[in-house]
The part of an RNA shown here (large-subunit ribosomal RNA, half A) has 1651 nucleotides and comes from a metagenome. Rfam family: Bacterial large subunit ribosomal RNA. Rfam links the family to the GO terms structural constituent of ribosome and ribosome. Model confidence (mean pLDDT): 83 of 100.
Context: one part of a larger RNA
RNA sequence: AGCGCAGGGUGGAUGCCUUGGCACUAAGAGCCGAUGAAAGACGUGAUAAGCUGCGAAAAGCUUCGGGGAGGAGCAAAUAUCCUUUGAUCCGGAGAUCUCUGAAUGGGGAAACCUACUUGAGUGUACCUCAAGUGACGUAUGGUGAAUACAUAGCCAUACGCCGGGAACCCGGUGAACUGAAACAUCUAAGUAGCCGGAGGAAGAGAAAGAAACAUCGAUUCCGAAAGUAGCGGCGAGCGAAAUUGGAAGAGCCCAAACCGGAAUGCGUGCAUUCCGGGGUUAAGGACCACGUUAUGUGACCCGUAUGGUAAUGGAACUGUCUGGGAAGUCAGACCAAAGAGAGUGAAAGUCUCGUACAUGAAACCAGAAGGGAGCUAGUGGGAUCCAGAGUACUGCGAGACACGUGGAACCUUGCAGGAAGUCGGGGGGACCACCCCCCAAGGCUAAAUACUCCUUAGUGACCGAUAGCGCAUAGUACUGUGAAGGAAAGGUGAAAAGGACCCCGGGAGGGGAGUGAAAGAGAACCUGAAACCCUGUGUUUACAAGCUGUGGAAGCACGUUAAGGUGCAACCGCGUACUUUUUGUAGAACGGUCCGGCGAGUUGCGGAUGCUGGCAAGGUUAAGCACUAAAGGUGCGGAGCCGAAGCGAGAGCAAGUCUGAAUAGGGCGUCAAGUCAGCAUGUGCAGACCCGAAACCGGGUGAUCUAUCCAUGUCCAGGUUGAAGCGAAAGUAAAAUUUCGUGGAGGACCGAACGCACAUCCGUUGAAAAGGGUGGCGAUGAGGUGUGGAUAGGGGAGAAAUUCCAAUCGAACCCGGAGAUAGCUGGUUCUCCUCGAAAUAGCUUUAGGGCUAGCCUCGUAUUAGUCUGGUGGAGGUAGAGCACUGAAUUUCCUAGGGGGCGUCAAAGCCUACCGAAGAAUAUCAAACUCCGAAUGCCAUACAGAUGAUGUACGGGAGUCAGACGGCACGAGAUAAGUUGGGUCGUCAAAAGGGAAAGAGCCCAGACCUGCAGCUAAGGUCCCAAAGUGUGUGUUAAGUGGAAAAGGAUGUGGGAUUUCAAAGACAACUAGGAUGUUGGCUCAGAAGCAGCCACACAUUCAAAGAGUGCGUAAUAGCUCACUAGUCGAGAGGUCCUGCGCCGAAAAUGUCCGGGGCUGAAACACAACACCGAAGCUCAGGAAUGUAUUUAUACAUUGGUAGAGGAGCAUUCUUAAAGGGGCGAAGCAGUACCGAUAAGGAGCUGUGGACUUUUAAGAAGAGAGAAUGCCGGAAUGAGUAGCGAGAUGGAGGUGGGAAUCCUCCAGGCCGAAUAUCUAAGGUUUCCAGGGUAAAGCUGAUCUGCCCUGGGUAAGUCGGGGCCUAAGGCAAGGCUGAGAAGCGUAGCUGAUGGACAACAGGUUUAGAUUCCUGUACCACAUGGUAUCAGAACUGUGGGGACGCAGAGGGAUAAGAUGACCGGGGGACAGAUUCCCGGGCAAGCGCAGGAGGUGUCAGGCAGGCAAAUCCGUCUGACAAGCCAAAGGCGUGACGCGGACCGAACUAAAGUAGGGAAGCAUCCGAUUCCAGCUGCCGAGAAAAGCCGCUAUUGUGUAUCAUGUGCCCGUACCGUAAACCGACACAGGUGGAUGAGGAGAGAAUCCUAAGGCCGGC
Repeated sequence: AGCGCAGGGUGGAUGCCUUGGCACUAAGAGCCGAUGAAAGACGUGAUAAGCUGCGAAAAGCUUCGGGGAGGAGCAAAUAUCCUUUGAUCCGGAGAUCUCUGAAUGGGGAAACCUACUUGAGUGUACCUCAAGUGACGUAUGGUGAAUACAUAGCCAUACGCCGGGAACCCGGUGAACUGAAACAUCUAAGUAGCCGGAGGAAGAGAAAGAAACAUCGAUUCCGAAAGUAGCGGCGAGCGAAAUUGGAAGAGCCCAAACCGGAAUGCGUGCAUUCCGGGGUUAAGGACCACGUUAUGUGACCCGUAUGGUAAUGGAACUGUCUGGGAAGUCAGACCAAAGAGAGUGAAAGUCUCGUACAUGAAACCAGAAGGGAGCUAGUGGGAUCCAGAGUACUGCGAGACACGUGGAACCUUGCAGGAAGUCGGGGGGACCACCCCCCAAGGCUAAAUACUCCUUAGUGACCGAUAGCGCAUAGUACUGUGAAGGAAAGGUGAAAAGGACCCCGGGAGGGGAGUGAAAGAGAACCUGAAACCCUGUGUUUACAAGCUGUGGAAGCACGUUAAGGUGCAACCGCGUACUUUUUGUAGAACGGUCCGGCGAGUUGCGGAUGCUGGCAAGGUUAAGCACUAAAGGUGCGGAGCCGAAGCGAGAGCAAGUCUGAAUAGGGCGUCAAGUCAGCAUGUGCAGACCCGAAACCGGGUGAUCUAUCCAUGUCCAGGUUGAAGCGAAAGUAAAAUUUCGUGGAGGACCGAACGCACAUCCGUUGAAAAGGGUGGCGAUGAGGUGUGGAUAGGGGAGAAAUUCCAAUCGAACCCGGAGAUAGCUGGUUCUCCUCGAAAUAGCUUUAGGGCUAGCCUCGUAUUAGUCUGGUGGAGGUAGAGCACUGAAUUUCCUAGGGGGCGUCAAAGCCUACCGAAGAAUAUCAAACUCCGAAUGCCAUACAGAUGAUGUACGGGAGUCAGACGGCACGAGAUAAGUUGGGUCGUCAAAAGGGAAAGAGCCCAGACCUGCAGCUAAGGUCCCAAAGUGUGUGUUAAGUGGAAAAGGAUGUGGGAUUUCAAAGACAACUAGGAUGUUGGCUCAGAAGCAGCCACACAUUCAAAGAGUGCGUAAUAGCUCACUAGUCGAGAGGUCCUGCGCCGAAAAUGUCCGGGGCUGAAACACAACACCGAAGCUCAGGAAUGUAUUUAUACAUUGGUAGAGGAGCAUUCUUAAAGGGGCGAAGCAGUACCGAUAAGGAGCUGUGGACUUUUAAGAAGAGAGAAUGCCGGAAUGAGUAGCGAGAUGGAGGUGGGAAUCCUCCAGGCCGAAUAUCUAAGGUUUCCAGGGUAAAGCUGAUCUGCCCUGGGUAAGUCGGGGCCUAAGGCAAGGCUGAGAAGCGUAGCUGAUGGACAACAGGUUUAGAUUCCUGUACCACAUGGUAUCAGAACUGUGGGGACGCAGAGGGAUAAGAUGACCGGGGGACAGAUUCCCGGGCAAGCGCAGGAGGUGUCAGGCAGGCAAAUCCGUCUGACAAGCCAAAGGCGUGACGCGGACCGAACUAAAGUAGGGAAGCAUCCGAUUCCAGCUGCCGAGAAAAGCCGCUAUUGUGUAUCAUGUGCCCGUACCGUAAACCGACACAGGUGGAUGAGGAGAGAAUCCUAAGGCCGGC
């Protein structure tokens, strides 16, 4: 370390439970609101954070009822109270009811700010309280412009309205995805969405209707008619009505004619308007005549019975046993109009609450019956009058009707035209005629119907904490700028009896004790599974190569369903997971870290087939109604549907009919039972097995990021250059021009802040979802930046990149249509049995999809089928052939052509050129055949084999990617593990044996068991079962055990030929000559450079005018040839067996390895054996067929798939059981099921339910979906611990690197200092604490607990003003929602506006205190007589950039000057420290600015003394900044000195000097110059007059509202998910060096950065 066992931990599955949900039923209720709603904010308790209740009268007040003993909510505790004089509690009615919200006095960033009028509080400033003060519309009244009457307008009063609400309803507007396998008409769909409006319902509604020659008689809803008639790229789809069965039931009122009255107009008798009567329909009314209050209605009001909103009564049990506890057991009783249910320590009719039944209301609500208000009539006559106009209708264009323009009626209407008048008009699906029905252009109308935010009572073959609503409660926590999104989380026990006390420990925690039935129920609490982590123990393991099992097996240990059992296991054999997708996967193709829970063919309707059941020539009800025991059951209901008759296009006829001339023939029928339910299967419409897009459309939310723009503010150290212009000089007739100055321009230069982002390095699970280091670019401009605003997705913005629009951009985000669609990928859950494919054809915008056929399966019916042989046929392949069609070769022949000759032409001749046809010889062909098989195919009355294999009909499929091998072919290169047909086989879907290993090759088809036998392929030396077997050969190459052309005197066999005892071949010895150096050529050429000829001749045993070597040429050495020696075979060619060479690659070698040579190689032959899941034998199971019902025979591999039979889970019904003497669940176990899914028994744990049988119903079975949720591992004690310096001592403490104090050291210092805006919102301070947070630790903290802290007339904001922008009375526009916009209001980033210095707290200060001021208002005193509000009018406020100087200070420096201190003493021209002060008031001065007075005037909407303007006179005067001086100040502050008490200390207290010089701003003041881009508004304020009627100056005394104010604020408190190397506007900004705010070092001050 592995496996097993035992004991724990972790974790929260399972079981049980339920306070919460879900789906419904029956009643009720069905609107609320200016009398202030819905929804909220803030308050409210003795203590009070949350929920609930309530509202400053605040967990409540009054009253009327109920009720009767305790009570002050959830919710404990303490304190204090209330209550039989009736509390708490329940019900009815009332009172109060802050602020927001339609929100309504005005404003506004909802819950805030701020007014006016009247009244009240002694009430003047100021304060408090109460009431009123909104827009619009209508009505009435008043007032009243231009403009005479009048009108518009304005004012007042009264009433109405505004806003909200789940679904339902009506109307306006109106998509897209999708379907059509594409798409445009069409569909989706008038759906979703948006908008307007109403109600408890809404809408519709009393025929200008529907029909069909018969009629019905408003509307609405349900069942049918009917998926019919129709519409429709006649595609996909859409889809009526009449009529009929039911529910309900209800009808009315105007306009007009006619009569009367009033008003108005004027033209004086007409018209119009209003009011009253009358009248209301197609059988009319007016009118005339006669007659009448009868009948009916009653939708409005009252209201009885009754019901509702609190309540009351309400029967009947005890004992025993067990137990912690009785309701259980046992025994004996009782009640029942009550045995529904819940609770009680377990399981209760008789214990509690209830239940059946009976009773009950002061008050309020509803309300049958009843009553009432109100409304309501006739008959006759037929002269006249009336009966709904820009209407009906027509044309054009649309919409809606089931109806898509169609033959298109009917209905609605945008544009244009435009009737009739009862002798009239509309309709009946174009239109016309006849006939019939009806009376438009005015209005109202209950019920039956739809829905459920809500109340009450109840129900469930609904869920039970990953379920059921998202929530056992939460729209919470949290995320987002926002619209919006959106969790997790239940259980101690009967009762807290929640562990007193002791011990260990800083605590956490633990051990005892105690409680309890149980603590193994201790709050992290019922049960307590698995992953995972430990401890102990049995066994095994240190030479071993391993999908970790399986078949054997020694050894060791143990012994509770059992004694041949269990656990471990050395060693041996065999053996590459699962799923998916595939021709094919161990695959290095996909998916899964592990465990647990959840997780996918369902439901409704229609039609099809089969089975079961009922009835049957019939079957069956639908809506609805009734009853009821509440289980949806029974009955009624016959409308309707299917069937019983068909044929035909139809008229029509009918057991027939159609065709036809037909009485013919033929087609379809007749001769065959259906129908209604249930179940099963597949199918259509629905999301339709589950998960998954990218997208499309609608309505909203976003410009806190970023882009551009608008308004208003602000920022840019320092240095450099030196444009124009001007001046001077020179120069010129004058200019031009030049030089020197002056000047200070510039999208100028260098360079910080600031902005940007070019290079490189680092970083890359970062410090950072874009940064850091080092450099870089711009830096007075098209510059940077703050605040407020504008532009919005089919869009905006864009110095333009498809760039930006909140970490998202070729079209943002959120929600919805929506479960879009997905011919695509993935996943799809228990078992057994029977059969069992396909990867092909045809068609397809089709090729990875589909449809039909083929192949499979199930059922019914029927009787054939298949193979072999024989027989009989058709045929044109292999082969063959060249007669045809073509190809191709040689020769001959020659037509023709070319060429040559012929002086040109012609005739003619020649031709080693081409060559048709023809002839001869030899060839080739898938698309040639004068021929022609084998095999295959068809038929068969023949013979044999086989036995359900065939066919028909009907239900259900799957398959349409195939792969390799053999044979014959095409393509290709007679390449491919290539590609395409044909045919057979195997795999696919097939295991076993062999081929080392291997889907497709060889053998062979696995029902199970066997330690039985025989074989196949292939094997028999060892690995490794079987022959070191037999016989004869071959091979020598490890050939065997990889390969070609080609090569070789390897070797065996065969054939043939030559030589050879007349002596071959080889070897040795000898010869190898002469003419001649043949001729030619040549410098030479002599056998041997070359050419030629002869292939000569001679001598010979033989010898070439020479086979080679050689020489300059000769020479020389050889060969052929000959003789001798030797003595028997020798040589060549061809065929063939086995070998050799040719032969170089990458981890390790072409036998599987060892190894093998008369073999363990190869060939041949005969024999033996091994060898499989084949065959046989023995036993068993299942399926099928057959019959004798017990046997026989056959069969039983299997993916997609078809069919059959079962197991388990949850719930229901019925019956029967089990259970505190212990249910379910969980853990263990050697039992049962001789098929499985599975099922028992026992033991332990557990502590309350549960099982069986027979049926039924399903949220009904998990290993995979990069599944979802939770838990636990692994990686791993690994990476990391986020810029930079600490050390020492002391203290505290249980504990100190980190906390506190001191000392030393170090860092920042245009910041790492100080103030402030935004933002945050208590983080501030004190005391206490240490679980978690803090990247370590912690005694510490921005953490936790308790308590405290923010003080304003003058600071900031409001009570003042206006900019951009926003809103917007009236107004304009628009389907609506809304948009625009005037007056006006609002809106700071701007304008206006009164306080300074010092001190003080643990934490506040321009706020408190001290001192000294100022502003507004009121009152009083004094003085004075002119002056003022809203509005108007005028001034002013009031404005750019750059540059250069001027006047001042702030700050700083220095000092020999002043003061204090130090060094033991002393001394010094030494060292150190310090050498200040505001607002206000007053004074001087004068940078600078300015004319003054008088008169006139058609201007400034009226007026003006003001402004403006004109004229004249006069020339001085007037005003005056910053700053200075004095005062403020006999004050404050101040270096330094410095106690007491015990500690609180450098604390209380005391307190000196207070000068000079230099430098000098980017700060303050006032002007100047230049330039072009020409540089806010309004109010406060100051004049003027109009109007009106009281103010002005000064002093004194009073009054002075609301909000903010703590703290952080370049950061640990803001924005970045963090205590994050990033970002964040403004102000102050010291010293030395330096141009400088660069840089380095320092001061004050801060810090040492959280391992």